[in-house]
Context: one part of a larger RNA
């Protein structure tokens, strides 16, 4: 290349927007790019396929004829697929007016506790442990009370509960701002789906410049355990952690599942909606969306298991795999302060 994969066996990109490109609802009318039939050029000869003739062991040699095409050109066909050009509403989208939510920034603010100071009472211990010991403490600790500071993080409610594309969002107000959903069926008419490059977002860690710094703690010091003990346990502690503002762009960034969409038995929960009915303001239960959860039927799967949130059955479009190691490494490029990212191999091996 083909043909076969991607939860665990190699393989879904951490995630979104989105140029190009790939593919695209219904029904008209027109074209002839694609498609098609046909004519006609060509498509060297060798060779290939039939069939003749010769010849022979055979290979060979000669003729006819066909076959072999992303091919030029003419004439026709129009159902598909394209162009153009009209209608449509079942995709998609505005607009109204409801609902629910740790969705995002910003500002402000309220307790609880820890630690710090200063004060009163108060005396000899205290704190850890598996035992201990460093440590703290007669200069007055802990302990308890009174007042202050001052940072960070928001018990209970809370919940296989909600929101966001991922990451990831939890006190409380207020402001500014994203999205989702239900019902009406007004209103545009296919405006749509994937998305290589490309540009934004990206957990903690770490960098840079400036604050911050309670408590937590890499690194570092002591005590212990140990045969050692560079650990685990125990005293302390800097960097961090927390803010601004600019970097980094990586994680088991995991559901190890790509996005959109169709369509395939139920059963039992939950969250938010809507209709109708009880009820009488607490609800309850019919039916119908839209998440989220659990067992399951068919199918599927190597097997664990998947099961309408599919890993079942189909359809566009993207990523990605092809034996272990060597290597996610060299070298090159490119980004980065810098740590490194991303791109990405060979020799040699088994």
């Nucleotide at each position: 290349c083909u043909g076969g994969g991607c939860g665990u066996a190699a393989a879904g990109a951490g995630c979104g927007u989105g140029c190009a490109g790939g593919c695209g609802g219904u029904u008209g009318g027109u074209u002839a790019a694609g498609u098609u039939a046909c004519c006609u050029a060509u498509g060297a000869a060798a060779g290939g396929u039939a069939c003749c003739g010769g010849c022979u062991a055979a290979a060979c040699u000669g003729g006819u004829a066909u076959a072999g095409g992303u091919u030029g050109g003419g004439u026709g066909a129009a159902a598909c697929u394209g162009g153009c050009u009209g209608a449509c509403u079942a995709g998609a989208g505005a607009g109204a007016a409801a609902u629910a939510g740790a969705g995002g920034g910003a500002a402000g603010u309220a307790g609880a506790a820890u630690u710090c100071c200063g004060g009163g009472u108060g005396u000899a211990g205290u704190g850890g442990u598996g035992a201990a010991a460093u440590g703290c403490g007669u200069a007055g600790a802990u302990a308890u009370c009174c007042g202050g500071a001052g940072g960070a993080a928001u018990a209970c409610c809370g919940g296989u509960g909600g929101c966001g594309a991922a990451g990831g969002c939890g006190g409380c107000u207020u402001c500014c701002u994203g999205g989702a959903c239900a019902g009406a069926a007004c209103c545009u008419g296919a405006c749509g789906c994937u998305g290589a490059g490309a540009c934004g977002c990206g957990a903690a860690a770490g960098c840079g410049u400036g604050g911050g710094g309670a408590g937590c703690g890499a690194a570092c010091g002591g005590g212990a355990u140990u045969a050692g003990a560079a650990a685990c346990c125990c005293c302390g502690g800097u960097a961090g952690u927390c803010c601004a503002c600019g970097c980094c762009g990586u994680a088991a960034a995991c559901g190890a599942u790509g996005u959109a969409c169709a369509u395939u038995a139920g059963g039992c929960g939950u969250u938010c909606g809507g209709c109708a009915a009880c009820g009488a303001u607490g609800g309850u239960c019919c039916u119908u969306g839209a998440g989220u959860g659990u067992u399951g039927c068919a199918g599927c799967a190597a097997a664990c298991g998947c099961g309408a949130u599919a890993a079942g059955u189909g359809u566009a479009c993207c990523g990605c795999c092809u034996g272990g190691g060597g290597a996610g490494u060299a070298c090159g490029g490119u980004c980065g302060c810098a740590a490194g990212g991303c791109u990405a191999a060979a020799a040699c091996u088994c």